Context: one part of a larger RNA
RNA sequence: UGACGGGGGUCCGCACAAGCGGUGGAGUAUGUGGUUUAAUUCGACGAUACGCGAGGAACCUUACCUGGGCUCGAAUGGUAUUAGAAUAUAGCAGAAAUGUUAUAGCCAGCAAUGGCUGAUAUCAAGGUGCUGCAUGGCUGUCGUCAGCUCGUGCCGUGAGGUGUUGGGUUAAGUCCCGCAACGAGCGCAACCCCUAUUGUUAGUUGCCAGCGAGUAAUGUCGGGGACUUUAGCAAGACUGCCUGCGUAAGCAGAGAGGAAGGAGGGGACGACGUCAAGUCAUCAUGGCCCUUACGCCCAGGGCUACACACGUACUACAAUGGCGCAUACAGAGUGUUGCGAGCUGGUAACAGUAAGCCAAUCACAGAAAGUGCGUCUCAGUUCGGAUUGAGGUCUGCAACUCGACCUCAUGAAGCUGGAAUCGCUAGUAAUCGCGCAUCAGCAAUGGCGCGGUGAAUACGUUCCCGGACCUUGUACA
Numbered sequence: 001u002g003a004c005g006g007g008g009g010u011c012c013g014c015a016c017a018a019g020c021g022g023u024g025g026a027g028u029a030u031g032u033g034g035u036u037u038a039a040u041u042c043g044a045c046g047a048u049a050c051g052c053g054a055g056g057a058a059c060c061u062u063a064c065c066u067g068g069g070c071u072c073g074a075a076u077g078g079u080a081u082u083a084g085a086a087u088a089u090a091g092c093a094g095a096a097a098u099g100u101u102a103u104a105g106c107c108a109g110c111a112a113u114g115g116c117u118g119a120u121a122u123c124a125a126g127g128u129g130c131u132g133c134a135u136g137g138c139u140g141u142c143g144u145c146a147g148c149u150c151g152u153g154c155c156g157u158g159a160g161g162u163g164u165u166g167g168g169u170u171a172a173g174u175c176c177c178g179c180a181a182c183g184a185g186c187g188c189a190a191c192c193c194c195u196a197u198u199g200u201u202a203g204u205u206g207c208c209a210g211c212g213a214g215u216a217a218u219g220u221c222g223g224g225g226a227c228u229u230u231a232g233c234a235a236g237a238c239u240g241c242c243u244g245c246g247u248a249a250g251c252a253g254a255g256a257g258g259a260a261g262g263a264g265g266g267g268a269c270g271a272c273g274u275c276a277a278g279u280c281a282u283c284a285u286g287g288c289c290c291u292u293a294c295g296c297c298c299a300g301g302g303c304u305a306c307a308c309a310c311g312u313a314c315u316a317c318a319a320u321g322g323c324g325c326a327u328a329c330a331g332a333g334u335g336u337u338g339c340g341a342g343c344u345g346g347u348a349a350c351a352g353u354a355a356g357c358c359a360a361u362c363a364c365a366g367a368a369a370g371u372g373c374g375u376c377u378c379a380g381u382u383c384g385g386a387u388u389g390a391g392g393u394c395u396g397c398a399a400c401u402c403g404a405c406c407u408c409a410u411g412a413a414g415c416u417g418g419a420a421u422c423g424c425u426a427g428u429a430a431u432c433g434c435g436c437a438u439c440a441g442c443a444a445u446g447g448c449g450c451g452g453u454g455a456a457u458a459c460g461u462u463c464c465c466g467g468a469c470c471u472u473g474u475a476c477a
Stems, first nucleotide, its partner, number of pairs: 001477002003474003007471007015461002019424005026315008034306002042053002064301007076124009087104007107114002126290002129288003135284002137279003140275001142273001147186006153162003166177003192267004197235006207224002211222003238261001241255001242253004317417001321376007333364003338357002342353004383414001388409007430453007
């Protein structure tokens, strides 16, 4: 000087407390461990691994296994030699890769020249093999915590200190006052984006108040720019004003005005560093290793196994509910190998036909919870839907291993969950549906977004956990 203390002081955080809803019990989905296997490819392991890499494992992917094949090789290029002239189609063997046979054909250009195929040689191959404890890059975490440092000066023999401590204040090393310090840098804040209000410009594909026309009905048509809206510009919030407290910074107000009030709400943004944290399997890369194989091609299988254990989710156990009929209101997205209205067939998944739309125009598209009426009457039930049987639909060369969906039948566990444990402070939790990426299809209950309905509680900081500053002790560095 740090680190540590079941030392002290001050302070903060859904850390506790106050509340609401979960997990832990059941079934299923998914990941992991274990076990099994020819193989169940590899990585990730307290917090910071376990719906994680994977934002799509039937083949492919694919790295694994079994079997069959290739050896300058699956890609591309240079040089040299040589043979042929592009090449196309078909048959046979085979699971395919591949091998082989036959037929047709013999590149363009006047030319110079250019282009194509095979073989050989040669130079560059190839490796998801090892080392993340050789590395770059990227990332997690402490932590959006308020810290981490430097120059000069001063103090100290020196390591170092001071500044950065103290008194206040703040979300903040934020600011004020004081002070052997005076300044500065990286962080904080601000500058950026979305959102809440208004003005202005613009008026199509959006809108429709007033005017006119038309319809069974609809902004449907003429027209209009008022309104909504779209998207450019601008205004607006600064403790600016008032009151109280205070030297000041600032704090308080159940103050004014205002759409918004004291950082208005959200996002992006992550200091010096820590964990030899993670990644050599995104990529790049040093070293080591393989080179008729640890490289490459192909078929089939496996990554989907199943006495079990754990994590994360979904669905439930019901009446604030289930079922039936009727009916209302979103936002944000996506679409040409696409979205597909309407019509027809089918109980349905879906099929046939087909308008419009490269989209503020057309389509996906029915929002759902909600509301109204009816029914069930507390039961393992009209709760719950696992599992299983049968029949189908779709995608795709192909759904056996191993896809999703539909219909009929079947109708398991489960009656609110031990010890323990998690999330959340407002348009939040809870609850309800909608969309997108990946994608032929889909194991999506996952991930990322979007809106609808919409709470309870916070006395407070004694305690648990984590953190910040000062101080004290130390046999630790």
The prediction has a mean pLDDT of 82. The part of an RNA shown here (small-subunit ribosomal RNA, 3' major domain) has 477 nucleotides and comes from a lake water metagenome. The RNAcentral record of the full RNA draws on SILVA.